[in-house]
């Protein structure tokens, strides 16, 4: 310094990539320029072969197109959400950005149903109803903050890109608050 074990925080727009897109490298194969070889009864000389203006072939290079491998990048910006245990579905809020891509896939997940526990809502207990520690449900009002994008810059990379640091902003909600309206079983029974 390294590897490996082991602990604590953090981490659900959280992780993952065989589509797409984008870079970087390789063959292949078409065209396109210029250069090398050097062969043509039809080039050129004219008895023996030359040289490259022509025609044809080869060979490497460049450059653009197609197509295929191989290696990498992209592939969600926060707010906002967990009572315990177990089961089921499965496309689980809410805005900002940018403009085929926060696209498409796959896993997961605080959401939704059910079952039992707990636990709250009436002075107390039991049922039952409704939630879920902000704890009856819906409807309305009123409120409040974000980070990426942007601008400047840094380090790492051949690149596509990544990570960081600094500067101004700006939301909206099943979030906060009001206790205003309707609903509901403002319930049943029993004790005070």
């Nucleotide at each position: 310094a390294a590897a490996a074990c082991a602990a604590a925080c953090c981490u659900a727009g959280c992780g993952c990539c065989a589509g797409g897109c984008c870079u970087g490298g390789g063959a292949u194969g078409c065209u396109g320029c210029g250069g090398g070889u050097a062969c043509g009864a039809a080039c050129c000389a004219u008895g023996c072969g030359g040289g490259u203006a022509c025609g044809a072939a080869c060979c490497a290079g460049c450059a653009g197109c197609a197509c295929u491998c191989c290696a990498g990048g992209u592939g969600a910006c926060g707010a906002g959400g967990u009572a315990g245990a177990g089961g089921g579905a499965g496309a689980a809020u809410c805005g900002a950005a940018c403009c085929c891509u926060u696209c498409g896939g796959c896993g997961g997940g605080u959401g939704c149903c059910c079952u039992c526990u707990c636990g709250g809502c009436u002075u107390c207990c039991a049922c039952g109803g409704u939630c879920g520690u902000a704890a009856c449900g819906g409807u309305g009002a009123c409120g409040a903050c974000a980070a990426a994008a942007c601008c400047g810059g840094a380090u790492g990379g051949c690149g596509a890109c990544a990570u960081c640091c600094g500067g101004a902003a700006c939301a909206a909600a099943g979030c906060g608050u009001c206790a205003a309206u309707c609903g509901c079983a403002u319930g049943u029974g029993g004790a005070g």
Source information:
This is a predicted structure of a 192-nucleotide RNA (glmS glucosamine-6-phosphate activated ribozyme aptamer) from an Acidimicrobiia bacterium. It matches the Rfam family "glmS glucosamine-6-phosphate activated ribozyme aptamer". Rfam classes the family as a riboswitch. The model forms 83% of the base pairs in the Rfam consensus.